Annotation
Model confidence (mean pLDDT): 78 of 100. c-di-GMP-I-GGC riboswitch aptamer from an uncultured Gammaproteobacteria bacterium, 112 nucleotides, folded computationally.
[in-house]
RNA sequence: CUAGAUAAAGGCAAACCCGGUGAAAGCCGGGGACGCAAAGCCACGGGUCCUCGCCUCCUCCGCGACGCCAAACCGACGCCACGAAGGACCCAAGACCGCCGAGCUGCCGAAG
Repeated sequence: CUAGAUAAAGGCAAACCCGGUGAAAGCCGGGGACGCAAAGCCACGGGUCCUCGCCUCCUCCGCGACGCCAAACCGACGCCACGAAGGACCCAAGACCGCCGAGCUGCCGAAG
C1' cells in the first nucleotide's frame, strides 16, 4: 500500500414513537436499533422524492350552437365565448449522500 478479522478501543443509527419545524418532500431534538469499515464531509454526474408555475393531453362537470322534438331528455360536435375539480407528461426552486458513481478527509490493525 492492498485488504478488512467471531481482535481491541470507540463511533454512527433504519423502521417506529414523542416534541419542534416546513406548503410538501424533508429537516432538528429525545427515545429506539435494522444495519454500517467511511452509515464521516460534499448535491458534482446519474437516480429518487416534493412542489410553485406553465404548455399539451385525458376524465368529469359546466357552457355553446346543431340534430331530433311542441319542449325537455338524448345524440354527436365544439369551447380562441367563459369557468371549476381531478389526473398524466414536462419543469424553475427545494430535499435525499443509509440508491449508484466522482471528489475530499479519517480510527484500528490479524492472516494474506
Rfam family: c-di-GMP-I-GGC riboswitch aptamer. For this family Rfam cites "Structural and biochemical characterization of linear dinucleotide analogues bound to the c-di-GMP-I aptamer" (Smith et al., Biochemistry, 2012).